[in-house]
Molecule: small-subunit ribosomal RNA
Organism: uncultured bacterium
RNA sequence: AGAGUUUGAUCCUGGCUCAGGACGAACGCUGGCGGCGUGCCUAACACAUGCAAGUCGAGCGGAGUCGAUCGACGGAAGCCUUCGGGCGGAAGAUGGUUGACUUAGCGGCGGAUGGGUGAGUAACACGUGGGUAACCUGCCUGGAAGACAGGGAUAACGAUUCGAAAGGGUCGCUAAUACCUGAUAAUAUCCUUUCAUCGCAUGGUGAUAGGAAGAAAGGGGAAACCCGCUUUCAGAUGGGCCCGCGUCCCAUCAGCUAGUUUGUAAGGUAAAGGCUUACCAAGGCGACGACGGGUAGCCGGUCUGAGAGGAUGUACGGCCACACUGGGACUGAGAUACGGCCCAGACUCCUACGGGAGGCAGCAGUUGGGAAUCUUAGGCAAUGGACGAAAGUCUGACCUAGCGACGCCGCGUGAGGGAAGAAGGCCUUCGGGUUGUAAACCUCUGUCAUGGGGGAAGUAGUAAGUGACGGUACCCCAAGAGGAAGCCCCUGCUAACUACGUGCCAGCAGCCGCGGUAAUACGUAGGGGGCGAGCGUUAUCCGGAAUUAUUGGGCGUAAAGGGCGAGUAGGCGGUCUGUUAAGUCAGGUGUGAAAUUUCAGGGCUCAACCCUGAAACUGCGCUUGAAACUGGCAGGCUAGAGGACAGGAGAGGGAAGUGGAAUUCCCGGUGUAGCGGUGAAAUGCGUAGAUAUCGGGAGGAACACCAGUGGCGAAGGCGACUUUCUGGCCUUAAACUGACGCUGAGGUACGAAAGCGUGGGGAGCAAACAGGAUUAGAUACCCUGGUAGUCCACGCCGUAAACGAUGAGUGCUAGGUGUCGGGUGUCAAAGCUCGGUGCCGCAGUUAACACAUUAAGCACUCCGCCUGGGGAGUACGUUCGCAAGAAUGAAACUCAAAGGAAUUAACGGGGACCCGCACAAGCAGCGGAGCAUGUGGUUUAAUUCGAAGCAGCGCGAAGAACCUUACCAGGGCUUGACAUCCCUCUGCCCGCUCUAGAGAUAGAGCUUUCUCUUCGGAGACAGAGGUGACAGGUGGUGCAUGGUUGUCGUCAGCUCGUGUCGUGAGAUGUUGGGUUAAGUCCCGCAACGAGCGCAACCCUUGCCUUUAGUUGCCAACAGUACGGCUGUGCACUCUAAAGGGACUGCCGAUGAUAAAUCGGAGGAAGGUGGGGAUGACGUCAAAUCAUCAUGCCCUUUAUGUCCUGGGCUACACACGUGCUACAAUGGUCGGUACAACGGGAAGCGACUUAGCGAUAAGUAGCCAAUCCCAAAAAGCCGAUCUCAGUUCGGAUUGCAGGCUGCAACUCGCCUGCAUGAAGCCGGAGUUGCUAGUAAUCGCGGAUCAGCAUGCCGCGGUGAAUACGUUCCCGGGUCUUGUACACACCGCCCGUCACACCAUGGGAGUUGGCAAUACCCGAAGCCAGCGAGCUAACCGUAAGGGGGCAGCUGUCGAAGGUAGGGCCAAUGACUGGGGUGGAGUCGUAACAAGGUAGCCGUAUCGGAAGGUGCGGCUGGAUCACCUCCUU
Repeated sequence: AGAGUUUGAUCCUGGCUCAGGACGAACGCUGGCGGCGUGCCUAACACAUGCAAGUCGAGCGGAGUCGAUCGACGGAAGCCUUCGGGCGGAAGAUGGUUGACUUAGCGGCGGAUGGGUGAGUAACACGUGGGUAACCUGCCUGGAAGACAGGGAUAACGAUUCGAAAGGGUCGCUAAUACCUGAUAAUAUCCUUUCAUCGCAUGGUGAUAGGAAGAAAGGGGAAACCCGCUUUCAGAUGGGCCCGCGUCCCAUCAGCUAGUUUGUAAGGUAAAGGCUUACCAAGGCGACGACGGGUAGCCGGUCUGAGAGGAUGUACGGCCACACUGGGACUGAGAUACGGCCCAGACUCCUACGGGAGGCAGCAGUUGGGAAUCUUAGGCAAUGGACGAAAGUCUGACCUAGCGACGCCGCGUGAGGGAAGAAGGCCUUCGGGUUGUAAACCUCUGUCAUGGGGGAAGUAGUAAGUGACGGUACCCCAAGAGGAAGCCCCUGCUAACUACGUGCCAGCAGCCGCGGUAAUACGUAGGGGGCGAGCGUUAUCCGGAAUUAUUGGGCGUAAAGGGCGAGUAGGCGGUCUGUUAAGUCAGGUGUGAAAUUUCAGGGCUCAACCCUGAAACUGCGCUUGAAACUGGCAGGCUAGAGGACAGGAGAGGGAAGUGGAAUUCCCGGUGUAGCGGUGAAAUGCGUAGAUAUCGGGAGGAACACCAGUGGCGAAGGCGACUUUCUGGCCUUAAACUGACGCUGAGGUACGAAAGCGUGGGGAGCAAACAGGAUUAGAUACCCUGGUAGUCCACGCCGUAAACGAUGAGUGCUAGGUGUCGGGUGUCAAAGCUCGGUGCCGCAGUUAACACAUUAAGCACUCCGCCUGGGGAGUACGUUCGCAAGAAUGAAACUCAAAGGAAUUAACGGGGACCCGCACAAGCAGCGGAGCAUGUGGUUUAAUUCGAAGCAGCGCGAAGAACCUUACCAGGGCUUGACAUCCCUCUGCCCGCUCUAGAGAUAGAGCUUUCUCUUCGGAGACAGAGGUGACAGGUGGUGCAUGGUUGUCGUCAGCUCGUGUCGUGAGAUGUUGGGUUAAGUCCCGCAACGAGCGCAACCCUUGCCUUUAGUUGCCAACAGUACGGCUGUGCACUCUAAAGGGACUGCCGAUGAUAAAUCGGAGGAAGGUGGGGAUGACGUCAAAUCAUCAUGCCCUUUAUGUCCUGGGCUACACACGUGCUACAAUGGUCGGUACAACGGGAAGCGACUUAGCGAUAAGUAGCCAAUCCCAAAAAGCCGAUCUCAGUUCGGAUUGCAGGCUGCAACUCGCCUGCAUGAAGCCGGAGUUGCUAGUAAUCGCGGAUCAGCAUGCCGCGGUGAAUACGUUCCCGGGUCUUGUACACACCGCCCGUCACACCAUGGGAGUUGGCAAUACCCGAAGCCAGCGAGCUAACCGUAAGGGGGCAGCUGUCGAAGGUAGGGCCAAUGACUGGGGUGGAGUCGUAACAAGGUAGCCGUAUCGGAAGGUGCGGCUGGAUCACCUCCUU
């Protein structure tokens, strides 16, 4: 970076598709290890179970456990005793003090963080930058000051009581860092006084004096002191609110809004504010997109991309929102609170039925959904958080492990050697090739995995303790190549090819497309290519796609210029000066979080990954400056624009009036049988007098000539004349204004024809309609009629191929030549100039065609429009319209194209030119008859096969009785009838005889080798037998082929090299002017040459010469049986070799002084002399596998081979080709004359004889210029027949014969006699032939035993006609159109019928969404009431103050009712659309498509479609006019 795909090919336009990258992926096949990441995208579905937010006893009173201690009563054991007692002091009860630990409750702090999710949200939600002079901030930091004096309760607890439970009720007791009162207090707050200063406004800040109201809590400690508490200032952190800018789709959502917008006042809040309320005003938003609908968390980033962009928002980070759904507040520094409360709803659970409980979108996990997404793990060791003075407790945050190839990264599955190139596989041209150094085998290594032994860091800053991960990472040792490779692809794009199977089947396919018997495209195998623990597929995104184009596209014909004006908003805007600084540019500065990205460095062995630094973050804010350009402001200018004066042209528009020609009608005259119409007719009109003609009249419509690519108009459009009203344009000179300009969304005026409404009018024309024709039909074309309409007035409609298929404006960029209107110029012209309107043409542009100062060129400004074809300008919705309909304007689905321009060919019921027995002019036929022959059809056991318009059909077949023969029936053979190889045996082979048989065949018999030799044998050849390789096949495929052939066509064409032109296919040459049989030749020419064809060279024939002279010849000589017979001869004929001759060479004319043509001379022959051979590039998948050859397939006791018989010869019929005739130009009979080409030994056969004859019996000659076939026939001479189914004609049949052959029954030919059919010249139609031809007459040959009316040749006799190229057929050249290229036997349109698909309408039905009005009104805040209840304070004790319950009200969720809106699904039936298959009917379009087509409109018709009116050329052809070039 591109590639494939529209075509026969080309260029372009244009869509579709592919190659790349990515992913929270999924699926298929496969799967060794490790590291780092990552893992419910669907049901914000429902959740069992466990855990996820607690902590503080150094706030408090209790309670409990274990201790210690004190005191009263008590007085045990024991000891002592003077026996009196003393000592001793236990147990036990109650209580106090106290220590340690635990802790339900009160109290404090935290449960507003952390964690999850993305439902909602199109919004100040988010991003970015600001503001807060309109705010708050617990814990934390710093500063200042303080903590005095009191009081009343209440949980816990005890008692009692209700309840199943959850949970309460009543009475009684008690504490605090809980609560309350009083005191004190400023630099805080409020009120009042004065002053200073600052700000963008409100206002802020500071100072000053006086006054008012307000604080507190203690705990630990031996203490120092520490932790708390109160007020206040400041900081930090975190938030609230406000603003600028940015942030998806739909305009088929265009108007929205009543607290709505502003104000005043009040309330409320931490705080500004309609945030709320009352009152006043009537505003506010919107095309710069309001309102509505749909969709969506936003961003840092991520993916892609060269970038600009596009897509995206998983994980990580920031913000927001949510926590079963909806509503609500409380507490608090902070919530309208995920693991709090109240209410309503749905759901689930418990229940004793009375009531209760719950909320995984925390971590695991379950069900469900789904293509799909993990463990009910370990630990607080680290990091971080809550509480605590601390120890510590808690922490599913977090750190780790587990599962998943889900992704990225790394490693391995071994390394070196090893050719007998093993075996096997596959292919094969059978030689070999390939797998392939690959394996085996040899020598090594030890990564990973496995076993064993050791074994961390993660504790830094701080002494100790503390490790889930984990016996992990890492290190060492051991052993053995051992445990570890797949997936996809191989027609092109796109790297990689063969075989077999299959046979439009099975299947493949991303696109084009493969598959119908030789598939590199299906399936399998071998081989190969790619990637590799993965590989493919699918989905999605970006790219390629410049295919939405800012960078970076277009609109004449491909999709695309609005039908056309004036003009609003908007966009853009001449020249000079000054000023400003909004845009713009430059510097500085703040911000642009981190992560990510890039670069540099570093750490895990590397990498992925991680760390550090730098860059970057293209943005926004502030500030300083610059002043060219754009903008603003101010002032000038005149070149843009406007404009008074003068002149000019015009079918410009409106109104009124006037005119003549013509058509038709009416009246009258003349006049008579037709008129009219057509390709031809008919309908129609006319003896009731038409048509024709003359005169008069009526009425409507349109305005001949002039008239012109002439004029005018914005477009539509405008055409007699006059008057009138009126718009625009051009020119001259240049007063005046001084940018006043250009464009123009929306809106608005105008807008052909058709059509609509109302009222007129109506001559002609004429949709519909009727009739007549045409036709297969003819709802058409043609004809005769004919109504709406066409005309007028008024009002609608608003569309056309409304076209230059070309928007408007401005400037610039060679010319030439016409024309219209002016100016200038001049005697007249030429010339110059302005404005229109044409053509040609340069530069340039364009895909090409073409455009080219009237641009489609070069630029600028503004508007409109396009983005594959179909569906479809359709549906729905909306607007307009009386309607018809118009405007706006989709989707589903479907295709891989649709299209533009040009090229070559082909074709045309297009054109021009030319040729041909193509027509015409002639002659003879065919088609009718009989027969012969071939074919079809039918028949058959078989009637073998092929050939099929011309170009099959007397063709293959130059010859079917057997054979041929391929067909049928029957009978046989199986290595075979034929070839090669191997083995064995024999010596042959051949020939002959007999038997059986239809024969093949079988059996028996006779006869019967060679060479060498060491004599053992060996070899050659032949036969027989055997085995298997193989033979064989007229079996299939001529659409697998070679070769051969036909045909266009003996037509004049078909190409190449170089050059040139064209982007290219291609063109040129090869076209043009002449000429020719000819692309034959000449001339011209961007062509110059050349090749295959033409011609010539070849054969034959026509004339002459030379050479030669037997078998030919005979002029002269001689002989003669009178026959060139013989001698002689080679002059002639002839034979057969070599030459000559003819070349438009000569003359004249025409032509261009050419080529050539015409005429003439000479010549045997004259313009290729006649004939033949000779067949270019190609076409028809033309013919032939049955001449031959051949690939593949099929067959192998048969589809081969042998034999006998039959068939190819059939016969209601049809066709082709011939023969013979129909007669007098003839038949018959008799006589008589003249050829040429050929053939002959298994032959031709003279001659003689026999026979009527076919023939037969003998036999001469001849291997042929010698002999024979061999008679030529028509002709000529004579005779006869006399127009008839005949003396024409000979079919058919009978009888008798002949020949060939093994054999003439099926099924040969010939002869004689007899028989004597059809047929009296042939319908439509059709064939051949232009001179020695047609016609006619006979002769020969090949094949062949025999068998031509066929075929191939030969000569004899021997015509007619051609004016000419209009027409038919075929061909050639040039040109034109084309939607054809399988090429007109093409292409192609619509209805109908069938199947399938999506979709519109539809009585309705169902569901959802967002609102509106009203009803009801939970919880709760707020307000009011508060007679009931009430601790703190006051109080002369009664009460007061304050509070609470309760009640009421506003608001208020869910719910209900009602009528509408929107969306979705569905619906009997119905409308069109698409696709499909060999359907039906026609043939509308493409060529002049057979009526040119198309557009708009109206109308009619099975359908394409027809017709009317107007328009267009995107119509062929011819002529004229006009114009241009030379």